The part of an RNA shown here (small-subunit ribosomal RNA, central domain) has 348 nucleotides and comes from a metagenome.
Context: one part of a larger RNA
RNA sequence: UUGGGCGUAAAGGGCGCGUAGGCGGUUGUACAAGCCUGGUGUGAAAGUCCACAGCUUAACUGUGGAAGUGCGCUGGGAACUGUACGACUAGAGUUUCGGAGGGGGAGCUGGAAUUCCUGGUGUAGGGGUGAAAUCUGUAGAUAUCAGGAAGAACACCUGUGGCGAAGGCGAGCUCCUGGCCAUGAACUGACGCUGAGGCGCGAAAGCGUGGGGAGCAAACAGGAUUAGAUACCCUGGUAGUCCACGCUGUAAACGAUGUGCACUAGGUGUUGGUUGUUGUAACGAUCAGUGCCGAAGCAAACGCGAUAAGUGCACCGCCUGGGGAGUAUGCUCGCAAGGGUGAAACUC
Numbered sequence: 001u002u003g004g005g006c007g008u009a010a011a012g013g014g015c016g017c018g019u020a021g022g023c024g025g026u027u028g029u030a031c032a033a034g035c036c037u038g039g040u041g042u043g044a045a046a047g048u049c050c051a052c053a054g055c056u057u058a059a060c061u062g063u064g065g066a067a068g069u070g071c072g073c074u075g076g077g078a079a080c081u082g083u084a085c086g087a088c089u090a091g092a093g094u095u096u097c098g099g100a101g102g103g104g105g106a107g108c109u110g111g112a113a114u115u116c117c118u119g120g121u122g123u124a125g126g127g128g129u130g131a132a133a134u135c136u137g138u139a140g141a142u143a144u145c146a147g148g149a150a151g152a153a154c155a156c157c158u159g160u161g162g163c164g165a166a167g168g169c170g171a172g173c174u175c176c177u178g179g180c181c182a183u184g185a186a187c188u189g190a191c192g193c194u195g196a197g198g199c200g201c202g203a204a205a206g207c208g209u210g211g212g213g214a215g216c217a218a219a220c221a222g223g224a225u226u227a228g229a230u231a232c233c234c235u236g237g238u239a240g241u242c243c244a245c246g247c248u249g250u251a252a253a254c255g256a257u258g259u260g261c262a263c264u265a266g267g268u269g270u271u272g273g274u275u276g277u278u279g280u281a282a283c284g285a286u287c288a289g290u291g292c293c294g295a296a297g298c299a300a301a302c303g304c305g306a307u308a309a310g311u312g313c314a315c316c317g318c319c320u321g322g323g324g325a326g327u328a329u330g331c332u333c334g335c336a337a338g339g340g341u342g343a344a345a346c347u348c
Base pairs, nucleotide, nucleotide: 004319005318006317007302008301012316014201015200016199017198021194022193023192025088026087027086028085029084030083031082033081034080035077036076037075038074039073040072041071042070048066049065050064051063052062053061054060091191092188093187094186095185096184098181099180103177104176105175106174107173108172109171110154114150115149116148117147118146119145120144121143125136126135162169163168206247207246208245209244210243211242215241216240220236221235222234223233258315259314260313261312262311263310266293267292268291269290270289271288272287273286274285275284276283277282297304298303321348322347323346330341331340332339333338
C1' cells in the first nucleotide's frame, strides 16, 4: 500500500467560523470531457500462453497464432457524471406574528455570613483534637449588644430543569447584544454539506504591569503523631484566589462517542411551543430539547438501542505491539514556565 478500525482494547482534532478541495435536490434542451461501443495504427525482438515441427526424448531450438489489460486517430450512443442555457420548490435562507432561557458585555443596587476597628455589659477562661500542644486571654479575651469599615461569594428557589459551539453560565434591576423554537402567510430559488491550511474562542494553574486583599490557602514556621513523618491532624501564614489590560493555549477540555443528512417497534417522565376534543380537568395530535426502560439490529463482552454504539451516504481528523518517549533533534510559537510538530538506536 491493500485491507481493517477509532464508547471502555491503539485511535474523534478542546470547540467554532471558514479558504482551497471533495461531495451535492427535481426537471427540460444542447454538447460529448468522463463513460459505453465499432474500425484502424501502434503496442520491437527475445520472453509468456496455445498448436505444430527439428535434434532418439527432454531441456533447448524453429515456425505459426494468441495475449499484450495501454496509448493515438477516426465513426457511433446519450442512461449516469460533467459543462452550458432555461424552469421548479420538497434542501437552505429572508420577512412578518408570537415564545422560553443562570447565553454574552457594561453599569447600579441589596441582604445574610466572615474578619477587623470603636464603645457598652460581663469574668476566667477561650480555641483546638482521637487525646493534646503550639496559639489566644486579667494590658479584660471567648460570649453578648450597638455602631462602623472591607473584600469575596450569592443560602432557600434548584430540578437526570434551562441556556451556550465548546470552555462554561446562578442575588436583584437597567441598558447594549448573540443564538434558539413553533405556527401560518409571503418571498429568494440549490444560494447546500463537509472542511487540509488559516482565523477566532478556549477551565484551572502560571506569567507581565497596575490596583485590591475579608475568608481560604501552595510555599514556609511552629505544635502533635510516628521507628522516622520533609505527610495525613492542629495553630499560624506568603504567593495566589478578586479587578483592569496583555500573555499563556493546556485538562479525565469526557458522552473517554467528529459534523451533516436520510431511514428503522414501542412504553414512560420532564422542559418550551403549536393545535384538536372540550366536561376546564384531562385526553389526543404534532414540533424542538432533555432523561429512563426496552423490539429488531449491533457488540468480544459491558452495553448501545429515533439523543444509536442499528442501516446507509458525504466530508474531515486519527490508529497500526509494549518500553525507549510525547523523549532527542530540527523547525516554530512564548517574557518565562513551557506549547505545537516529533523520531531512531537499543530492548522485550
The prediction has a mean pLDDT of 89.